[in-house]
Context: one part of a larger RNA
RNA sequence: UUGGGCGUAAAGUGUCCUUAGGCGGUUUACUCAUCUUUAAGAUGAUUCAUCUUUUGUUUAACAAAAGAUGAACAAGUCCUAUGUUAAAAUCUUCGGCUCAACCGAAGAGCUGCAUAGGAUACUGGUAGACUAGAGGAAGAAAGAGGCUGGCGGAACGCACGGUGUAGGGGUGAAAUCCGUUGAUAUCGUGCGGAACACCGAAAGCGAAGGCAGCCAGCUGGGUCUUUCCUGACGCUCAAAGACGAAAGCGUGGGUAGCAAAAAGGAUUAGAUACCCUUGUAGUCCACGCCCUAAACUAUGGGUGCUAGCUUCUGGUAGUAUCGACCCUAUCAGUGGCGAAGCUUACGCGUUAAGCACCCCGCCUGGGGAGUACAGUCGCAAGGCUGAAACUC
Numbered sequence: 001u002u003g004g005g006c007g008u009a010a011a012g013u014g015u016c017c018u019u020a021g022g023c024g025g026u027u028u029a030c031u032c033a034u035c036u037u038u039a040a041g042a043u044g045a046u047u048c049a050u051c052u053u054u055u056g057u058u059u060a061a062c063a064a065a066a067g068a069u070g071a072a073c074a075a076g077u078c079c080u081a082u083g084u085u086a087a088a089a090u091c092u093u094c095g096g097c098u099c100a101a102c103c104g105a106a107g108a109g110c111u112g113c114a115u116a117g118g119a120u121a122c123u124g125g126u127a128g129a130c131u132a133g134a135g136g137a138a139g140a141a142a143g144a145g146g147c148u149g150g151c152g153g154a155a156c157g158c159a160c161g162g163u164g165u166a167g168g169g170g171u172g173a174a175a176u177c178c179g180u181u182g183a184u185a186u187c188g189u190g191c192g193g194a195a196c197a198c199c200g201a202a203a204g205c206g207a208a209g210g211c212a213g214c215c216a217g218c219u220g221g222g223u224c225u226u227u228c229c230u231g232a233c234g235c236u237c238a239a240a241g242a243c244g245a246a247a248g249c250g251u252g253g254g255u256a257g258c259a260a261a262a263a264g265g266a267u268u269a270g271a272u273a274c275c276c277u278u279g280u281a282g283u284c285c286a287c288g289c290c291c292u293a294a295a296c297u298a299u300g301g302g303u304g305c306u307a308g309c310u311u312c313u314g315g316u317a318g319u320a321u322c323g324a325c326c327c328u329a330u331c332a333g334u335g336g337c338g339a340a341g342c343u344u345a346c347g348c349g350u351u352a353a354g355c356a357c358c359c360c361g362c363c364u365g366g367g368g369a370g371u372a373c374a375g376u377c378g379c380a381a382g383g384c385u386g387a388a389a390c391u392c
Stems, first nucleotide, its partner, number of pairs: 004363003007346002012360001014243003021236003025130006031045005036039001046072012073124001075123002077119008090108007133233001134230003137226004145219007152196001156192008167178002204211002248289006257283002262278004300359006308337003312333007341348002365392003374385004
């Protein structure tokens, strides 16, 4: 390489968008002749399509005629012939060593390539048409989707004031710690930062990361119904680009609570920990970087097909009703259980890990190692790409 794989054994890029590339719905047509300078030629006939003009019927539209322009291919595929594919080897027949192995002669075959002629179903090409894919329009409803601004209450901390007096706090038990310069407790006022109890859900939205007090503004996406419009406009996607939790970095703010580091008290043989008292970065905001996660459904995306039962969410239609619920059908989503099938098993099972096709990414024993070196990106931390010796 062929082949086999990627939920858990090695293996799905964190996610999206998209260029090149790969793949791609239904249907119609692609025929001849002559000339010569044998060509991507010219002319003519025929057919088709488009456009223009004229005529006919009142218009639309249709029909006829004339003119102009364009097209009518054979690359893949298949068939035949010729040439080539050295000899040896292989196969068949015959022959030579007493047989055989072995050797000799003649013929055949295989595969590829080239040239010529032909076929046109399929793929491709050119021209035209269609609506089942895709997109748009109209109408409707849902949502913690995103960004910005404003507002709110609870809790917490601090400051001031009132009441009040000896403890409080903390633990397995204690101590460090706070407190007669009046703590803890309790009431009032003010200030501050961060997060939004109940509703709340197995719920919803988003491509993923993720998103939750309330209100307003701006804004993205999806769904359903009508079947009105366009007419294959599609799918996937190396490169490139964008987004990307937390931690971390830079500059400037902010800092209530929590809390790496650090300090002290305990525990202990020790205790650079677990427990306690403090506590700085950080956590928050703005702008700019970083680009990694068990970034998980450990399950790439798209399309079609293959039993059902049931929960919830958003529509639509029918039935019912005063109306809503209920019930039935259907579309989109989200869960549970399961036929067939698949799977080593666990399990998956119309949201597939079933049956198929298309495209991308990735894997090839463990360690060495996601290391070294080189390149590249980054302020740094480090990221991306990514071996070998050796060893089992």
The part of an RNA shown here (small-subunit ribosomal RNA, central domain) has 392 nucleotides and comes from a Patescibacteria group bacterium.
Model confidence (mean pLDDT): 82 of 100.
It was read from a public genome assembly.
Its Rfam family is "Bacterial small subunit ribosomal RNA".
Lineage of the source: Bacteria > Bacteria candidate phyla.